RNA sequence: AGUAUGGAGAGUUUGAUCCUGGCUCAGAACGAACGCUGGCGGCGUGCUUAACACAUGCAAGUCAGGGAGAAAGUGGGUUUCGGCCUGCGAGUAAACCGGCGCACGGGUGAGUAAGGAACGGGUGACCUACCUGUAGGAUUGGGAUAACGCUUCGAAAGGGGUGCUAAUACCGGAUAUGAGUAUAUUUUGGAGAGUAUACAAGAAAGGCUGGAGCAAUCUAGCGCCGACAGAUGGGCUCGUUUCCCAUUAGCUAGUUGGUGAGGGUAAGAGCCCACCAAGGCGACGAUGGGUAACCGGCUUGAGAGGGUGGCCGGUCACACUGGGACUGAGACACGGCCCAGACUCCUACGGGAGGCAGCAGUGGGGAAUUUUGCGCAAUGGGCGAGAGCCUGACGCAGCGACGCCGCGUGAAUGAAGAAGGCUUUCGGGUCGUAAAGUUCUUUCGGCAGGGAAGAAGAUGUGUACGAGUAACUGCGUGCACAGUGACGUUACCUGCAGAAGCAGCCCCGGCUAACUCCGUGCCAGCAGCCGCGGUAAUACGGAGGGGGCGAGCGUUGUUCGGAGUGACUGGGCGUAAAGGGCACGUAGGCGGUGAUGUAAGUCUUUUGUCAAAGGCGUCGGCUUAACCGGCGUAUGGCGUGAGAAACUACAUUUCUGGAGUGACGGAGAGGAAUGCGGAAUAUCUGGUGUAGCGGUGGAAUGCGUAGAUAUCAGAUGGAACACCGGUUGCGAAGGCAGCAUUCUGGUCGUCAACUGACGCUGAGGUGCGAGAGCGUGGGUAGCAAACAGGAUUAGAUACCCUGGUAGUCCACGCUGUAAACGAUGGAUGCUAGAUGUUGGUGCGCAAUGCAUCAGUGUCGUAGCUAACGCGAUAAGCAUCCCGCCUGGGGAGUACGUACGCAAGUAUGAAACUCAAAGGAAUUGACGGGGGCCCGCACAAGCGGUGGAGCACGUGGUUUAAUUCGAUGCUAACCGCAGAACCUUACCUGGGUUUGACAUCCGCGGGAGUUUUCAGAAAAGGGAAUGUGCCGGAGCAAUCCGGAACCGCGAGACAGGUGCUGCAUGGCUGUCGUCAGCUCGUGCCGUGAGGUGUUGGGUUAAGUCCCGCAACGAGCGCAACCCCCGCUUUCAAUUGCCAGCAUUAAGUUGGGCACUUUGGAGGGACAGCCGGCAUUUGCCGGAGGAAGGUGGGGAUGACGUCAAGUCAUCAUGGCCCUUAUGUCCAGGGCUACACACGUGCUACAAUGGCAUAAUCAAAGGGGAGCCAAGCCGCGAGGUGGAGCGAAUCUCAUAAAAUAUGCCUCAGUUCGGAUUGCAGUCUGCAACUCGACUGCAUGAAGUCGGAAUCGCUAGUAAUCGCAGGUCAGCCAAACUGCGGUGAAUACGUUCCCGGGCCUUGUACACACCGCCCGUCACACCAUGGGAGUCGGUCGCGCCUGAAGCCGGUGGCCUAACCGUAAGGAGGGAGCCGUCAAUGGCGAGAUUGGUAACUGGGGUGAAGUCGUAACAAGGUAGCCGUACCGGAAGGUGUGGCUGGAUCACCUCCUUU
Repeated sequence: AGUAUGGAGAGUUUGAUCCUGGCUCAGAACGAACGCUGGCGGCGUGCUUAACACAUGCAAGUCAGGGAGAAAGUGGGUUUCGGCCUGCGAGUAAACCGGCGCACGGGUGAGUAAGGAACGGGUGACCUACCUGUAGGAUUGGGAUAACGCUUCGAAAGGGGUGCUAAUACCGGAUAUGAGUAUAUUUUGGAGAGUAUACAAGAAAGGCUGGAGCAAUCUAGCGCCGACAGAUGGGCUCGUUUCCCAUUAGCUAGUUGGUGAGGGUAAGAGCCCACCAAGGCGACGAUGGGUAACCGGCUUGAGAGGGUGGCCGGUCACACUGGGACUGAGACACGGCCCAGACUCCUACGGGAGGCAGCAGUGGGGAAUUUUGCGCAAUGGGCGAGAGCCUGACGCAGCGACGCCGCGUGAAUGAAGAAGGCUUUCGGGUCGUAAAGUUCUUUCGGCAGGGAAGAAGAUGUGUACGAGUAACUGCGUGCACAGUGACGUUACCUGCAGAAGCAGCCCCGGCUAACUCCGUGCCAGCAGCCGCGGUAAUACGGAGGGGGCGAGCGUUGUUCGGAGUGACUGGGCGUAAAGGGCACGUAGGCGGUGAUGUAAGUCUUUUGUCAAAGGCGUCGGCUUAACCGGCGUAUGGCGUGAGAAACUACAUUUCUGGAGUGACGGAGAGGAAUGCGGAAUAUCUGGUGUAGCGGUGGAAUGCGUAGAUAUCAGAUGGAACACCGGUUGCGAAGGCAGCAUUCUGGUCGUCAACUGACGCUGAGGUGCGAGAGCGUGGGUAGCAAACAGGAUUAGAUACCCUGGUAGUCCACGCUGUAAACGAUGGAUGCUAGAUGUUGGUGCGCAAUGCAUCAGUGUCGUAGCUAACGCGAUAAGCAUCCCGCCUGGGGAGUACGUACGCAAGUAUGAAACUCAAAGGAAUUGACGGGGGCCCGCACAAGCGGUGGAGCACGUGGUUUAAUUCGAUGCUAACCGCAGAACCUUACCUGGGUUUGACAUCCGCGGGAGUUUUCAGAAAAGGGAAUGUGCCGGAGCAAUCCGGAACCGCGAGACAGGUGCUGCAUGGCUGUCGUCAGCUCGUGCCGUGAGGUGUUGGGUUAAGUCCCGCAACGAGCGCAACCCCCGCUUUCAAUUGCCAGCAUUAAGUUGGGCACUUUGGAGGGACAGCCGGCAUUUGCCGGAGGAAGGUGGGGAUGACGUCAAGUCAUCAUGGCCCUUAUGUCCAGGGCUACACACGUGCUACAAUGGCAUAAUCAAAGGGGAGCCAAGCCGCGAGGUGGAGCGAAUCUCAUAAAAUAUGCCUCAGUUCGGAUUGCAGUCUGCAACUCGACUGCAUGAAGUCGGAAUCGCUAGUAAUCGCAGGUCAGCCAAACUGCGGUGAAUACGUUCCCGGGCCUUGUACACACCGCCCGUCACACCAUGGGAGUCGGUCGCGCCUGAAGCCGGUGGCCUAACCGUAAGGAGGGAGCCGUCAAUGGCGAGAUUGGUAACUGGGGUGAAGUCGUAACAAGGUAGCCGUACCGGAAGGUGUGGCUGGAUCACCUCCUUU
C1' cells in the first nucleotide's frame, strides 16, 4: 500500500453402536389474521378475496379571439301606488362559436410467456404541440354558421323547420433559394448527402397599453406563418436474458422468400394485395397446455443461491364485456363518440339513461384492510399577459399497537426478615427490601399561560438603475413599505398539584432459560418432534414460586435459513435409493505431437452506460432514535478503442508413441449347416421261467396266472452325449461339450514394412438377448406344470407315492423379460509384492530354470470404505463420455401413449398415510444348526405314584360365613411346630365410642376383695368389706404432694389382619453348589465392544499347566468352620470295671487300664514306588483307620423371574373414625355331585397270628416326667418314691431270631364303615377330639395312558424320640438309630445346564417375530352406462358500427363560368374486411353418478402359518398353470443358503 469483517447446531430408527436417510426444532422476515392485554408520542403503512355490483357528493377545466348578454341588491326620477324609466351591479354570472388542455396527473393488474420487460445497440427507415435559438414573413378577397328570434315534434332525453349575425371558426387568389417529388450528376460500405432543372403547398392588420395625432400611422408585450437547428417526449428495429409440463414431437399456405418506381404508414416490413418459387421453425425443445404483469428493488443466506415484486420509482397493459374508427402533435382515448352483448335505472311503453380498477362511501365476498374530513398555505399540473380560476394530484387531519423507533408506569432508604399466601423433614424455607414506614423527584398525562419554523412570494405603492424608443407607457434588475398558514387549542417553553392516572402475555419433561404442592386417574386433557395421563404426573387443570419478553405477548399462515436434503461453490450409485441385460453406431461432448499464422474464447488497459430512490461509508437536521438531507462509493453486466499470445479454438504444415494395415506363427465346448456313432431308458416280437413286482419313514393306489418283475436274442424310435473334465478354454452379453466334414467371426504372440490421430464415449436409433410363453407345421423315448388316484394330516387344493397332458425336441415367425449378478458402465494412464494356472515368444546344450506379452485365480502393502471388505482383473490416485438415485408405503400401480396375436412389455404419477423404512457390525437370547462336556438326564436296576379305602391340602360348588394369602417346574401334610371356646382375621345377633392398648390435662375416688339381681355373655343395677405405698409438715388428729390403680369429662390422639408386594425395607424361593460374573492398566476397534475369560491339555471346578497383547486383581470354586470315621494327651462323676475285696445288682470299697464322655492335638499331602505325558495331571501299587475334594452339613457369585410376602415385623401413600375400631355369645374356617396333589394302610406266605428269648441311638421332663405296688380285659384309675436329671423318669425299641398254627381263600389277608359300652383332657367333646373294649368286616387279588425317588451304610424296610400342645384329628414335620441290597454297557435319544462356533427379519428376546384372504368401520383414489359445464381450433350461416373501395340516379354556400353547367363534397346504395349470434362434427379439461376395482388406517374379530433358525419342503428372481388365503408345482437362473462329506486351490508349520 492493498485485501478481508465471514460459516455453531439439536431431538428422533437400536438392548447398545457406526452409517445412510427422512421428519421436527432453535433464527430472520411479513400489506398479515386470531386470542389475551393495552399509557403517550414520532415516522411509516392499511381490500393480498369478487377486474363483484354500486346510492350520493366531489375528482378537468380555462381564456385581454367572437357575437349576444342577465339577476339579486342598490341609487335616482316618475306614479293612477299596480307599476314604469334610468344609473351602478356589469360587459359580470350562466350558456354559445372559437383557442389550448382533456393522450398529463390519479386507479387497477384482468389479459400478456412475448407486439411485454431488463440491459446494451441501431434508426443511412421516422415523428415531436407547448419550450429555446437563428434568419425571414404576415398580402388580397369571399361565403356561411351556433348562440339568439319565431315556430314545431316528444312524457323525457332530445330534435326538426325557418330567419338574423361575428370571429384568432371556414374558404379562394398572390407572394417563397430553403420542404416535397422527378431527372441528371458528384460523393458514401449502405436506402444518405451536395449541385442543376421542372412541377409545387401558406398566414389572424387580432387583442391590450402608452404616446403623438383630426386621421393614416408609430411603438411595446402577447399571439400567428413557412424554414433550419436544439431540447423534450415518443414510434420502429436488432442481440442477450426472462416459470413449469415431452404422460405436448412434430408445427406452418400469408406460411418462408422473391418480383411489382402496387397499396399503406410519420416510418422499414407479408403490414396488405397480385403473381412466381417451395420454402420456414423444431430435442440448443418448435407446436400445444398450465401458471404469471416485468424491472429497480424487498427478504433470507457466510456466499453461491432461493423466495418475492405490497408501499416508493421506471416500463407495459386495461378502464362493464367485445368490436370500431373520429378528432388531434400525440388516443384507437378511465370521468369522448358509434355499434353489439350482459346488467341496472327512468318511462306516458312510443322511447331513453348509465359505467368508482379516481377520492370518500355502500352492499357483497372474506380470517382480514380506514373518514361520504380540512385546505389549495406549501410542492406540482392545466388555462390565462396577469390578477386569478380549477386541481380527492398533493399538503394535512381522522381511524387501526398493522410495523419500526423513542419515553413512561417512579427513585433512595427501609429486618420486627410484619401480616398473609405457598411449602415443610415442623426446625424452618420462600414470596422478600418486596410491602408498610421515612426522605425525595415530577418525565408522560391533566389544568393554565406563552409561543417558533414551514412564507419564497405573486401583487400593490414608492423609488433607483439598465436596455429600448423620437418620446412615454411597458419590459428587465434592485431597495423600502404593505402583504398570504389547511395543519393549529401545532412543535417547543414556563407555571400548578400530587407517587399521584398507567402491566401484561407466554413458558417452566428433553430439545430450551425456568420446580414444588394439590386435584384428576389411559378419564378429562396436552402435544412442534420425541412423547405425557392406567392413584405418589416437575408433561393434564389450579395454586405458590421461577424463567423470558415487555405496551405488548403468544398462536396460525407464508418465505428463506439450518438442508452439503438437487451438491456451480458442494453429494452419491458392490451390500443403504441408485450401472442401462449386452453390443454396434448417429448427433453431441472430449481428445497425442513439433512449428507458423489469426485473435473467437482468455488476460491487461481505456472510455460510455447500467435513472432516481434503496444498500454501504461519512457529515449534517429533528432533545435521541426511527425518519430525513448533502457528499462519496462497489464486485459485476453490456457496448467502444488499444495491446498480449501461454492455454483452448480456427487455418496450414510435420511426427509416430494412440489407432489401424501387412507378413509369419498359435490356442480354443466361438457361430452355422450336413453326416455318422456307442452306452442307457422305453416300447414291440420271440425264448427261458414262476408268483410276485413296484414303491415308502411305513403303506396304499398301480402292474402281474390273459404269465408280470427277472433273464436271453432281435427290432423300432426319440432325446441327451458318461469317462476325459480341470474356480480349464472361447464368446459383447445371453451362452457354448460325442465324432467327422464344409463355411465363418473374434483373439494372442513375433517382426517393425505401410497409413499418419484415422481416436474415446455415445442421447435418440439399430441389432443380439436364458427360461417360460404365443402362432403354424412336424415330432414325442425319458422327464413333467395342469389333472386323477393313493397316502400323510385337525384339514392337506402341498411336501411323499402311482399315473399323466401341454411343454421340453425340430423348422419358420413372435415375445424382449430374469438374483439378465462381479448385485461393481465404457476408455486411458499411474500406484509394493508373493504364489498357482492357460496360451505364446526370447535366452539357455538341457533341466528343477530366467525374462517378457495376453488372459484367469488366491493372499496381501499403501490407500480407500459406515463397516463388511476392495486392493494392478481396485471399491486406490486422476481425466473423458454415457446411464441412474434423492425417506418408507401407496406403486412399478392408475391414467395416457408406443409396441405385441395374446400373455404382457416400455414409459410412469397423484391423493392419502407413517416417523420411520434401511445398511454394516456388536452383545445377548433363540434354532425341529454344528462341535465338546456335565447332571439319577437317559440307559441299567430297586422301590413307588396313577386303580382301592382312609387322612391331609387345593380347585370347584355350596353357604349368612364357609376369613385371607400361596397357583407350571419354584402353589397344593404350603403360611398352620397342631381352628371344639380362645386362636379368628369371617358370619349372625347383642353392646360400646378418647375407646381393649400409649402419652398429656382437669375433677373425684383408695386400689382391691367377697357377694347378689336379671341377662346368652359382654356391659349394667345393688350390697358388704377395705382405707394401703413413698415423701414432706405436725406432739398427735390430720393436711399437702407424688407413684401405681379406678371412675367421670374435654380434646390432641389411639386403633384398623382395611387397599397397594406393580411405591418399599427386611426375609425367602428358583435357575444352582451350576462355574461362572467382573474390574484396573495396557493393546485393538470411528464406535457399541473386544482382548484378558479364546486356543492345546486337564479337573468336580475360570481346578491347574502350556501357549498367547496382554499383565494383574476382585466376587464365586477350593480351603479355613461343625458332625462322623483312626489316634495321642488331659480330665474322671451320675460313666466304666482289667486286677483286689464285696453285693441280689458296678450295689459298695477301690481304681481310671478299657469303654464312654469332652477339651486340646496328631493324621492325608498325589507325600512314596512304577507306567504314560513337556508340564498340569492320569492309571496302577505299597503303607495306612482313612486315598485321590474320605462321608455328611453349614456356606448360595454377578444376576433372572415387577417371583413370594403390606396377614410375622417395619414402612411411604390412600382410605375408615358412634366404625373398616373395640367387647361378648353362638355359628363358620370341619359344608360335598365332583376334579387334582401329597401321604398312610393294604391287597398277603420274604406273609399273618400266638408264644419265647434278645440288641439301639438320639431326645424330652417342674402348671413337668412320673417309678415300685394295688384295681381294671383295656383306655385308664389309685398311689406316691425319685428327678430341674450321664444319677430319677418317659421307656417294653421294632424288624430280625426261635418254635407253633394258618396253606392261597376276599382268607386267621385287609381293615374301612357302623352299632353298643367306656376312658381321658377340658367351663364345655352336638356341630367338631383322641383313645379303649366287644361286635360289624366295605373296597382291594399289585393297578391304563402317564409319571416319581434313589448310585452305599444309599434305596428299601423296621421301630424310637422331639417340637407345637389342656387334649388332638400327626397317617404330617424334624431328628435318631436297627437290618441292609441291586445296577451303571454307555452318552444315540428325552430333560436341564456349561463352553466354543454358526444363522437370525428375535431384544417384552421363539410363550419371539410375522404373511395373506374373509368380516366390520372410516378415508382418499382408479374404472364406469351416462349426465352437466369450461376452454380451444376447424367448416358453414348471419353480417351491427366503422375505415377503405365503387357508384347510375339524388342533394349540394364558398372556387371556375354571364348562363347552362363544371370542379369538389355529401347522403344513400353496393362490395371487401369484420364483432356478436347460430348450426355442425370434433379436440381437450373439470364436476358429478347406480355399480365396481384395488389401496390405506383402525380395539383383544375369523381362517390358516407363507417368511425370519436348515423356520421344520433352504429362500429368492423371471415366467406359466393351479388353489379359500397366505401360497403350491413345473422350467431356467441366483446365493443375498445352514450342515456334513468329498475334490481342487491358497496360507502357515